[in-house]
The RNA shown here (transfer RNA) has 71 nucleotides and comes from an uncultured Clostridia bacterium. The sequence was found in a public genome assembly. It matches the Rfam family "tRNA". It is annotated as a transfer RNA.
RNA sequence: AGGGGCGUGGUCUAAUGGUAUGAUAGGGGUCUCCAAAACCUUUGGCGAGGGUUCGAUUCCUUCCGCCCCUG
Numbered sequence: 001a002g003g004g005g006c007g008u009g010g011u012c013u014a015a016u017g018g019u020a021u022g023a024u025a026g027g028g029g030u031c032u033c034c035a036a037a038a039c040c041u042u043u044g045g046c047g048a049g050g051g052u053u054c055g056a057u058u059c060c061u062u063c064c065g066c067c068c069c070u071g
Base pairs, nucleotide, nucleotide: 001070002069003068004067005066006065007064010024011023012022018054026042027041028040029039030038047063048062049061050060051059
């Protein structure tokens, strides 16, 4: 330099155009003599910009970051 893949809460993960899923962690509560466990509840997320669309995590494009391949 060229080609390909990935980017979602603190962490891991699903969604293939229609209000973003679950787990774990964090806060609160029930239970318990206390704690743990269990159960209930709650907070928090689509890498950035632009485009297409009534509607974008999803499609197109540019950039950023990481990984792989070719030379």